Predicted 3D model of a 72-nucleotide RNA (transfer RNA) from a Gemmatimonadales bacterium. Its Rfam family is "tRNA".
RNA sequence: GGGGCGGUAGCUCAAUGGGAGAGCAAGACCUUUGCAAGGUCGAGGUUGAGGGUUCGAGUCCCUUCCGCUCCA
Numbered sequence: 001g002g003g004g005c006g007g008u009a010g011c012u013c014a015a016u017g018g019g020a021g022a023g024c025a026a027g028a029c030c031u032u033u034g035c036a037a038g039g040u041c042g043a044g045g046u047u048g049a050g051g052g053u054u055c056g057a058g059u060c061c062c063u064u065c066c067g068c069u070c071c072a
Base pairs, nucleotide, nucleotide: 001071002070003069004068005067006066007065010024011023012022013021018055027041028040029039030038048064049063050062051061052060
């Protein structure tokens, strides 16, 4: 320098172009004399960044940044 894959909640990851979600963690509450375990509830998002297509983009297109990997 070129090719491929990936970037979404604090972490690990989902999500047919149409309601952005799960598990874990953290918080409040219940249960206990107390702790742990368990249960309930709600909160938490610039979907790496910018632009485009579309009535509508996490998803499609372009540019760019970062990580992994392959080739040279």